[in-house]
RNA sequence: CUCUUAUCGAGAGAAGGGGAGGGACCGGCCCAAUGAACCUUCGGCAACCUUGUGCGCGAGCAGGGUGCCAAUUCCGGCAGGGUAACCUGGCAGAUGAGAG
Numbered sequence: 001c002u003c004u005u006a007u008c009g010a011g012a013g014a015a016g017g018g019g020a021g022g023g024a025c026c027g028g029c030c031c032a033a034u035g036a037a038c039c040u041u042c043g044g045c046a047a048c049c050u051u052g053u054g055c056g057c058g059a060g061c062a063g064g065g066u067g068c069c070a071a072u073u074c075c076g077g078c079a080g081g082g083u084a085a086c087c088u089g090g091c092a093g094a095u096g097a098g099a100g
Stems, first nucleotide, its partner, number of pairs: 001100008013042005021031003025077004043069003047066007073092001078089004
C1' cells in the first nucleotide's frame, strides 16, 4: 500500500513550544489571536487485539499493543419512499483485527 471483516448517537483534559489555520474531499455550517495545525510532557476515555486473574462457561478486574479525548463519522453529496419536513439503505471516511 491492497483485500476481507467488525464497529462508528456514548465517553475523555491541562501545561509548554508553535504561530494560521482546522473539521478526509466538495457544498453547507461550525471551531480558531479569550490563540488553529503540528511537536513534547503528564492525565484521561475505553472500541478491537493480547496476557494474567477470576469462573462450570462467563461477567468483572489488572497489565500490554494500537486508537481516541468540539459538534451522530457535525450535516448533506448516491438510491428508494414522501408535497415537504423527514425516514431507510448505500458510497466514501476513520479505527481495530486477519491476510497478501
The RNA shown here (SAM riboswitch aptamer (S box leader)) has 100 nucleotides and comes from Hydrogenispora ethanolica. The sequence is in RNAcentral, with records from Rfam. The source organism's lineage runs through Bacteria, Bacillati, Bacillota and Hydrogenispora. Its Rfam family is "SAM riboswitch aptamer (S box leader)". Rfam's curators write: The SAM riboswitch is found upstream of a number of genes which code for proteins involved in methionine or cysteine biosynthesis in Gram-positive bacteria.